RNAcentral holds the sequence, with entries from Rfam. The RNA shown here (SAM riboswitch aptamer (S box leader)) has 109 nucleotides and comes from Weizmannia acidilactici. The source organism's lineage runs through Bacteria, Bacillota, Bacilli, Bacillaceae and Heyndrickxia. Rfam family: SAM riboswitch aptamer (S box leader). Rfam links the family to the GO term regulation of gene expression. The model forms 94% of the base pairs in the Rfam consensus. The coordinates come from a structure-prediction model, not an experiment, and the mean pLDDT is 85.
[in-house]
RNA sequence: GACUUAUCAAGAGUGACGGAGGGACCUGGCCCAAUGAAGUCCGACAACCUGCCAGCACACGGUAAGGUGCCAAGUCCAGCAAAAUGGGGACCAUUUUGGAAGAUAAGCG
Numbered sequence: 001g002a003c004u005u006a007u008c009a010a011g012a013g014u015g016a017c018g019g020a021g022g023g024a025c026c027u028g029g030c031c032c033a034a035u036g037a038a039g040u041c042c043g044a045c046a047a048c049c050u051g052c053c054a055g056c057a058c059a060c061g062g063u064a065a066g067g068u069g070c071c072a073a074g075u076c077c078a079g080c081a082a083a084a085u086g087g088g089g090a091c092c093a094u095u096u097u098g099g100a101a102g103a104u105a106a107g108c109g
Stems, first nucleotide, its partner, number of pairs: 003107006013042001015041003021032003026079004043071001045069001048067003051063003075101001080098008
């Protein structure tokens, strides 16, 4: 990287180093950043997997030691389709739902 399943509206820093970018990719927006971006360390958050506790239990629950993850904004928003409403016909705007793409976990060849 391919496939399957689940989740994606909650939560989390006045820390140290670092120095100019960052919000996945493309397009269009909109933002964050010298009152310090990315990155590294520490810390926190969460509870997917393992462990441990409890339990008749592979149920529900607790814990947070281990494996991941995560710590601006809904996955920052839209892009495709449908519906509703309005402007009055194929267009535009708004809203909702679904999809696509993506992220994370666990599994699989």